Context: one part of a larger RNA
Molecule: small-subunit ribosomal RNA, 5' domain
Organism: uncultured bacterium
RNA sequence: GGAUGAACGCUGUACGGUAUGCUAACACAUGCAAGUCGAACGAGCUCUUCGGAGCUAGUGGCGGACGGGUGAGUAACAGACUGAGAAUCCGCCUCAAGGUCGGGGACAACAGUUGGAAACGACUGCUAAUACCCGCAAUGCCUACGGGUAAAAGAUUUAUUGCCUAGAGAGGAGCUCGCGUCCGAUUAGCUAGUUGGUGGGGUAAAAGCAGACCAAGGCGGACGAUCGGUAGCUGGUCUGAGAGGAUUAAGCAGCCACAACCGGACUGAGACACGGCCCUUACUCCUACGGGAGGCAGCAGCAGGGUAAUUUUCCGCAAUGGGCGCAAGCAGUACGGAGCAAUACCGCGCGAGGGAGGAAGGCCUUUGGGUUGUUUUCCUCUUCAGGUCAGGGAAGAAAAUUUGACUUUACCUGAAGAAAAAGCAUCGGCUAGGCCCGUGCUAUCAGCCGCGGUAAUCAGGAGGAUGCAAGCGUUAUCCACCAAUC
Repeated sequence: GGAUGAACGCUGUACGGUAUGCUAACACAUGCAAGUCGAACGAGCUCUUCGGAGCUAGUGGCGGACGGGUGAGUAACAGACUGAGAAUCCGCCUCAAGGUCGGGGACAACAGUUGGAAACGACUGCUAAUACCCGCAAUGCCUACGGGUAAAAGAUUUAUUGCCUAGAGAGGAGCUCGCGUCCGAUUAGCUAGUUGGUGGGGUAAAAGCAGACCAAGGCGGACGAUCGGUAGCUGGUCUGAGAGGAUUAAGCAGCCACAACCGGACUGAGACACGGCCCUUACUCCUACGGGAGGCAGCAGCAGGGUAAUUUUCCGCAAUGGGCGCAAGCAGUACGGAGCAAUACCGCGCGAGGGAGGAAGGCCUUUGGGUUGUUUUCCUCUUCAGGUCAGGGAAGAAAAUUUGACUUUACCUGAAGAAAAAGCAUCGGCUAGGCCCGUGCUAUCAGCCGCGGUAAUCAGGAGGAUGCAAGCGUUAUCCACCAAUC
C1' cells in the first nucleotide's frame, strides 16, 4: 500500500444501483416450509334445470432420496487431476419390437358393539379397484442341454393414455486403481480379519465384505508406518510484477458428510431417509398417574442464551426451475420480490456566477497591521441527481384473447423553489499542514523515535491549516514492502 461476511468511537441517515448479513452442530413458544391425482376404486355429503356438477375421510398411484439448511465429524479413494478401469444397477424421459387372455379370495372406508383422560385402538359384519393372488402363454434368465423358471390393468370426452416383457440410448448412481493432500519423532515400531489362499455364503456388483478351514503373512524403518493434534475438500477469493504466500474455504458453483445423541433396519428404481419407522440416552411438554407427545444445521421469529457482532413472525406464485395431474389446475419461506443495516463496492448530490467598505465578530500582532475571506450579507442565475405537486408510462408476458407480487415501479414531460443535506482525523520527524492561551515530569500523549520538570509547533483549549469525505478514525487478521535473526 491492498484486503475483510468485520467490530468499536464520532458523525450522518440526501439519494440511487448491486451485493452481503456468521461465532452456541445452544435450547426453542408460534405460524408456515410436500403435496397431488375423482381420467384407478367403492362410499358419503351438498347442489340440481334430473342431463349432471361439486366437495371429500379412506383404499390405490406417483412424489415426500429433489429442492432448502449446516460444517459437527472426517487427514480419508473425502475431495482435486473433465486421470485410468471392470465385476454393476436404474423410476421418470427418448427410440424401436412384441404382448395386454381367463379366473379367484380378501382388507380399509362404512355399519354395529366396545376399551381409553388422551394418543390411539379391539371385536363382529358388508364392499370396490390400475390393491392382492392363481392359471395359460414367451424373443428373457438358469442349465448337467434332458429341462427348469418368470408377465400384464385398465381408464376416459373414442382419440388417446396407461400396464407387461425383453433391447438400445440419454442422464444418474455404486465400486476399484494411479497421482496427490496440514502440524508434531518430547509419537518408532504397528497389525490378528490382521496379509494371502480354498470351497460354500453375501451384494446390483469386484473384494476379509462376513463366517469356516489352512498358511504366516502385511505396513514402516525417515520416501515417517502407528499414535496424537488440527481441519469439511475443490473451483475460486485476497495479495504479489511474478514465482509464490495466506486466509476464508463467507457469498456463487461442484463434491462429501450430518439432521437432539447413539444404533438399526423397513419401504422403494433410488434412503439406512432433516419436516418416515423402531430401540437407547439426555432434555422439554401433556396426563384422569394407567400412559402418551416432540426434535428449526428449512423460512421468519424468540418476551431466550451466547458474542465485540449480524435482519421482517412481510408480499406473490406474475417469471424461472421442480412435484402431481390428460388437462383446467393445485401446493410450494425453492424462487421472484419488498422491508431492515453506511456492512461493502459503484454512481450522484449538498449549488453556479458576480461581488471589497476587504464590514462586524473571532484569532494573532512589532499596534502599522495581518488572517478568517469572496467566506457572510447582497445581486443575477440554474433545477442534473433528490424532495413536493400534476400528467404520461414500459420491459420483465412466452402466446391469438387473457395473465405482473414487485407497482403509488423504472423511466419521460411540466411547475414552483437554493429551497432539506458535512463531518471525521491529523498538523515534532517519518508525513501534507503552526500559532496563541492555560498547565508545569502534573494532567496526559505515543505506530517508532520520543514529548511534558514555567516561553510545550508532541498533552488540554482557541482560532487557523492539511487530508479524506457520507463518511472519517481506531482495533483485529492476512498478503506485499522494509529491516533484523537463523